[in-house]
Context: one part of a larger RNA
RNA sequence: UGACGGGGGCCCGCACAAGCAGCGGAGCGUGUGGUUUAAUUCGAUGCAACACGAAGAACCUUACCAGGGUUUGACAUGUUAGAAGUAGGAACCCGAAAGGGAGACGACCUGUUAAGUCAGGAGCUAUCACAGGUGCUGCAUGGCUGUCGUCAGCUCGUGCCGUGAGGUGUUCGGUUAAGUCCUGCAACGAGCGCAACCCUCGUCGCUAGUUGAUUUCUCUAGCGAGACUGCCCCGCAAAACGGGGAGGAAGGUGGGGAUGACGUCAAGUCAGCAUGGCCCUUAUAUCCUGGGCUACACACACGCUACAAUGGGUGGUACAAUAGGUAGCGACAGAGCGAUCUGGAGCCAAUCCUCAAAGCCAUCCUCAGUUCGGAUUGCAGGCUGAAACUCGCCUGCAUGAAGUCGGAGUUGCUAGUAACCGCGUAUCAGCAUGGCGCGGUGAAUACGUUCUCGGGCCUUGUACA
Numbered sequence: 001u002g003a004c005g006g007g008g009g010c011c012c013g014c015a016c017a018a019g020c021a022g023c024g025g026a027g028c029g030u031g032u033g034g035u036u037u038a039a040u041u042c043g044a045u046g047c048a049a050c051a052c053g054a055a056g057a058a059c060c061u062u063a064c065c066a067g068g069g070u071u072u073g074a075c076a077u078g079u080u081a082g083a084a085g086u087a088g089g090a091a092c093c094c095g096a097a098a099g100g101g102a103g104a105c106g107a108c109c110u111g112u113u114a115a116g117u118c119a120g121g122a123g124c125u126a127u128c129a130c131a132g133g134u135g136c137u138g139c140a141u142g143g144c145u146g147u148c149g150u151c152a153g154c155u156c157g158u159g160c161c162g163u164g165a166g167g168u169g170u171u172c173g174g175u176u177a178a179g180u181c182c183u184g185c186a187a188c189g190a191g192c193g194c195a196a197c198c199c200u201c202g203u204c205g206c207u208a209g210u211u212g213a214u215u216u217c218u219c220u221a222g223c224g225a226g227a228c229u230g231c232c233c234c235g236c237a238a239a240a241c242g243g244g245g246a247g248g249a250a251g252g253u254g255g256g257g258a259u260g261a262c263g264u265c266a267a268g269u270c271a272g273c274a275u276g277g278c279c280c281u282u283a284u285a286u287c288c289u290g291g292g293c294u295a296c297a298c299a300c301a302c303g304c305u306a307c308a309a310u311g312g313g314u315g316g317u318a319c320a321a322u323a324g325g326u327a328g329c330g331a332c333a334g335a336g337c338g339a340u341c342u343g344g345a346g347c348c349a350a351u352c353c354u355c356a357a358a359g360c361c362a363u364c365c366u367c368a369g370u371u372c373g374g375a376u377u378g379c380a381g382g383c384u385g386a387a388a389c390u391c392g393c394c395u396g397c398a399u400g401a402a403g404u405c406g407g408a409g410u411u412g413c414u415a416g417u418a419a420c421c422g423c424g425u426a427u428c429a430g431c432a433u434g435g436c437g438c439g440g441u442g443a444a445u446a447c448g449u450u451c452u453c454g455g456g457c458c459u460u461g462u463a464c465a
Base pairs, nucleotide, nucleotide: 001465002464003462004461005460007459008458009457010456011455012454013453015449016448019413020412021411022410023409026305027304028303029302030301031300032299033298034296035295042053043052064291065290066289067288068287069286070285073130077129078128080126081125082124088105092101093100094099108121109120110119111118132280133279135278136277137276141274142273143269144268145267146265148263153192154191155190156189157188158187159168160167161166173182174181198257199256200255201254203225204224205223206222207221208220209219228251231245232244233243234242235241307406311365312364313363314362315361316360317359324353325352328347329346332343333342334341335340372403377398378397379396380395381394382393383392419441420440421439422438423437424436425435
């Protein structure tokens, strides 16, 4: 000087408390461990791994396994040599395919010739350099990322103090979300952070507009205005600031986002990419078929659905926003109980697709393993796709399991939030209870900082560095 303390003081955070909804019990989905396996590819492992890489494993993907092939190679550049009905290649044969034979027919470009006649290129064959490696090392690395933490800190120049390590500044008194600002001070200044500048939502004005309406308004997208403790009162130290008020759509950082200082964890990633070194080179490369990544006594994590009457069924009826669409979205009509199918208008889209559910009204059910709950299983179908056996999704009929609110413990959330309700989209042929968004309905509680966890500043002890 740090770090640590079941030392002290001050302060903060959904950290506790006060509340609301959950998880932990059940069934199922997904991930992981373990076990199994020919293989169940690899990575991630307290917080900060476990619906994580994966924005989507039937083949492909795919890296794994079995078997069958290829060896200058699936891909790149170059060297040397060669073949000349060359490159390509329909039948046909072996084969699961890849691949290997076979070979009718038969090119292209530049110049040239009577003429594929000749020379060259491309292409082919052979050779050598090399290619190739999701093989190892994230403890050799770059880049990127997580985390402490959007916490308020981390430093420097000059000066001063100290033999020195170093200190001071950055401490003190107030104050703030903040090393924010004020006052004081052997310090005076400065930098990276904080804040502001950026995007978005909320109010108004102007401009424009093939959406709505037809001057206005709503909407769309551009430009501006507006909020600064600016005004008033009180407190404090005539400060910073705090409390209250007016006006205002909005008030003291208006809400949300982007933005992550010096550093810590030899944190994560050689499998996104790049890259040193090491290793393989008829194989650790590469192609194909099939299988596996989907196994299943079990354990954990994250979710979905429930256990019902604030509910379930049936009928009627109302109101969104984001976003996407041409190998696409598909109205409407018809067929079908339905998934869906047939025909197909319109739309390269503010124009067409385009319709939300909870809600409200009416009615049935009357507390039961039920008209709750829907797992599981059987049968019959539909869709995508060469192909749904391993291993997809959906529909109908039948079946109707566990489950009557969950131990110890534990999670999220402070307002248009939680909770409940549906909708969209990326990935994608198909497949969403996951991810990212969107709107609808819309709460309760916060006395307070003793305690738990994490953090900041000052101070103290230390046999630790």
Predicted 3D model of a 465-nucleotide part of an RNA (small-subunit ribosomal RNA, 3' major domain) from an uncultured bacterium. The full RNA is in RNAcentral, with records from ENA and SILVA. The coordinates come from a structure-prediction model, not an experiment, and the mean pLDDT is 82.